[in-house]
Predicted 3D model of a 541-nucleotide part of an RNA (small-subunit ribosomal RNA, 5' domain) from an uncultured bacterium. The RNAcentral record of the full RNA draws on ENA and SILVA. It matches the Rfam family "Bacterial small subunit ribosomal RNA".

Context: one part of a larger RNA
Formats: sequence, C1' cells, structure tokens
RNA sequence: GGACGAACGCUGGCGGCGUGCUUAACACAUGCAAGUCGAACGGGGCGAAGUGAUAGCUUGCUAUUAUGGAGCCUAGUGGCAAACGGGUGAGUAACGCGUAGGCAACCUGCCCUUCAGAUGGGGACAACACCUCGAAAGGGGUGCUAAUACCGAAUGACGUUUCCUGGUCGCAUGACCUGGAAACCAAAGGCCGGGCAACCGGUCACUGAAGGAUGGGCCUGCGCCUGAUUAGCUAGUUGGUGGGGUAACGGCCCACCAAGGCGACGAUCAGUAGCCGGUCUGAGAGGAUGAACGGCCACAUUGGGACUGAGACACGGCCCAAACUCCUACGGGAGGCAGCAGUGGGGAAUCUUCCGCAAUGGGCGCAAGCCUGACGGAGCAACGCCGCGUGAGUGAAGAAGGUUUUCGGAUCGUAAAGCUCUGUUGAGAGGGACGAGAGAUAUAAUCAGGAAAUGGGUUAUAGAGGACGGUACUCAACAAGGAAGUGACGGCUAACUACGUGCCAGCAGCCGCGGUAAAACGUAGGUCACAAGCGUUGUCC
Repeated sequence: GGACGAACGCUGGCGGCGUGCUUAACACAUGCAAGUCGAACGGGGCGAAGUGAUAGCUUGCUAUUAUGGAGCCUAGUGGCAAACGGGUGAGUAACGCGUAGGCAACCUGCCCUUCAGAUGGGGACAACACCUCGAAAGGGGUGCUAAUACCGAAUGACGUUUCCUGGUCGCAUGACCUGGAAACCAAAGGCCGGGCAACCGGUCACUGAAGGAUGGGCCUGCGCCUGAUUAGCUAGUUGGUGGGGUAACGGCCCACCAAGGCGACGAUCAGUAGCCGGUCUGAGAGGAUGAACGGCCACAUUGGGACUGAGACACGGCCCAAACUCCUACGGGAGGCAGCAGUGGGGAAUCUUCCGCAAUGGGCGCAAGCCUGACGGAGCAACGCCGCGUGAGUGAAGAAGGUUUUCGGAUCGUAAAGCUCUGUUGAGAGGGACGAGAGAUAUAAUCAGGAAAUGGGUUAUAGAGGACGGUACUCAACAAGGAAGUGACGGCUAACUACGUGCCAGCAGCCGCGGUAAAACGUAGGUCACAAGCGUUGUCC
C1' cells in the first nucleotide's frame, strides 16, 4: 500500500447491486417448510335438471314428500413422489477431494427408439358395522367388501442357468458370435369415440427383451498440513485354496493352509483440518485463504441397526440404547429448527415470527389444477462496492463577527449578505410499466393412421392471468428551501499560531514530548487530508 462475512468510537442525505451467527454441531415456545391422483378401488357426504304424488289456489306457479342422479367433496385401500430441493462443517489426513485413466467386475425408476405381448382364474385385508381395552397415545376381537392391492395357472425368447458344437478376437482372468438340447420366469386396467350388441379404434397406463440417454457404484497412477522431544507397526494382519455375500470385484465375511505385509522415499502415533473451481496479495514465482456463488464429500440430539424401494441404511421414516425436555389418571406415552422466520444463551458481533406461487424450477395429475419458507420479491443493517447530491453564476463597502497583532495591519474571505439562475434530489398531486412467452380451451386448415368418429402431429386466429406495486418511470406546478462530517498538523508525513498546564494532567506506531514562553498535553482560531463517511483495533499478503 492492498484486502475483509469484520467489530469499536464519532458522524450520517439518496439510489442500484451484493452481503449479513466467523462464537455454543448449545437448548428450543409457536407457525409454516411434501405432497398429489376420484380418469386405479369399494364406501360415505352434499346434491342440479327431470319424473310421480299431496296441499294451496291467482290453472300454471308455489310449498312438502318420494324418486332421480349431472356434478362437487373426501377418511380408507392403491399408485407415484417423499433418496430431489433446502441446511450445516461436527467428523474425516482418507481413493475424502483434485486430475488422468480403467470396469472383459456393475446397477439405473421416470425419459427416448425398436421388437413381442397383455389369456383365463382364485383367496384375502382395510374402510364399514357390532363388541371391547386404555387417562391418553393407541389397540384387540367377530362379521361383510372392491381394485391398476395380493396369489396360482397358461403362453413364453433375442432373457437367465446348465450342457454340446463351431468360429472370431483380446492386455491376463477371458470377451463376443453361429447352431442345437433341457429347465425356469410376465402382465392390469382406466377414460374417450363408433356400434343394439359382439366387437373395433384412440389415448394414458401394464409385461418381457434389446439399445440409448441420464444418474450412480467400484478400482488405479499422481498430487493434497505439522511434529522424530512419536521408530518401529500389524493377527483378518499379508497371501493362497474353497465357500458365503453383493448390482458388482475384493479378507467384504467364513473354514483351512502358508508366514507374510508396512516403515528414515517417514510406517505407526499425536495435533490440526471438510476438499476443489476459486478468493486476497504479489511484476512474477510464491504466500495466505476456502464467507457468498458452483462441483464433490460427510452429517442430521449421541451411538447402533435394518426395513421399504430403481435409488436410503433415509434431516421434517421405522426399531433399540443413552442424555435432555414435555404430558400422565403413575399403568404408560410424546419430541428432535445444522429447513424459513423467531426465542433464550454464548459473544466484540450478524436481520422480518413479512408478501406471493405472477416468473424460473420441482412433485403429482389426461387435464383443470393442487403443493412448493426451493425460488421470486419486499423489510432491517453505511456491512461492502459503485453512482449522485448537500447548489450554480455574479458579488470588495474586502461588512459585521471570530482569531491574531509590532496596534499600522493580517487572516477566515468571494467566504457571507445582496442580485440573477437551475431543479439532480426532496415533499405533495396526475398518468403508469417491462418482466407474460407458453400451456390448457375453442374454431379453422393440413398430415399420418383408421371402416368412420373420438384422438394424435403441424400451422393460424381468439382469449384469461403480476407477489413486487400504484413500485420503477414519466408529466406540469412548488421551493435554495430538508442534506457534512471525521482524522491529523515535532520528524517519518501534506498541514502553525495563541492561551491554559508546569516531569502534573496527559500524548505516543517508532524516535520521543511535558520540570514557566510546549508548533508533540488540553482548548480555540487557522491549515492539510479523505468524504457519507472518517479514524482505531484485529487478521492475511
């Protein structure tokens, strides 16, 4: 000199864009943060039009009742999602991360392409009804019932396993291909259209196989802090054979066998630490760092475990143990903010219990749509960067006043006043956005398929929808009116006088000032520097 997620002191007009618990991975009141589908299913509730009956009479209306069932809602079964998104950095010195490769040792829901299929049956369990236990949380029993829930059977190869046969190729184990045989394995419907129906078509789902895409899993070379006042470490340890297990290789696990494996090129132990793209600094080499944003990893009160699933050993799932908190009828139960706000505590220190799904993105759904503290916005904070303003021109009687003086003057100083302007900004009034493109729906045209219709692809037209926000912006009128401080002035280092004090009070980054004329302390005037900031402290280069 530069930098900062800063803090402190004094001061403080506006806007834009960012940033905001670095400490206690401390404890948490309250609300919200993951749902959705009735076009999978049986119930339940509400219930329009229409129809019948009764009554009143203004004789075609009203009321009641029965039927009816368009449509809407939904606890439960079922499907998909909940493994994403969001948070934190505790642990981890490790294939954790980075980089470069490998898998002839692997998986992949939804999505895309292609091929083939979807036949025919069965038995349950919720809901519900009744009974019953419990203070509650929550159960138990009996009976009924549906499905795209569950289970057999059929079919079944280009699939899987085994055997036989021939060929091609490779870096080893081996991989791939042709032919043959045996065994094993699947499925589900919903909605719409045509039709009297059988049936046919469309669309969304369903099953098997092959390929792709995406996402993951595993392995390896190299690189990644400090300490030798840590020198030896190791028994599933190192390797083999055989098995188990996994999506998959492997001591990953097990039985047996052998005695190996690592280490001064630093093993082991101890300390510290998430890693990177980057960020800061520096001419560079390097040094320091890893807030925000992006990628990867790990964790979800602490420790352990599995279940479901394509995917978890699962933040807002389950089970066990522990600590803590809460409820209790003392028998027993409930909970987990390192999600968004917010509270207490710790601390030098870090924000609103806000608005909206309008946009982008995600989940579910044919869709309409619903959900979304992701996200988009607003609020608070000079915390940072950038921009603007606090007026411009003229104005010497060099006014008054302050300070100083050698009493002549000098200086603040064109500074002020005065005169002439401007309207950035400001307060109030009027107009008033961009962000909205789509999708869905309706109509028309056209293309492929189809017996046709519905439906599908493409094109055109129409049309609703904004949290921010009456905000940005803009228009005329108003008014110089509302807007400057902070630090320094002995040398380094730009900027000096007066008074007070008298080695006192005090200053100080270093040298050093202060003991009676202090440019170094305090105050005042003046000056210098930066400026909505200025200075101090801390940390890094």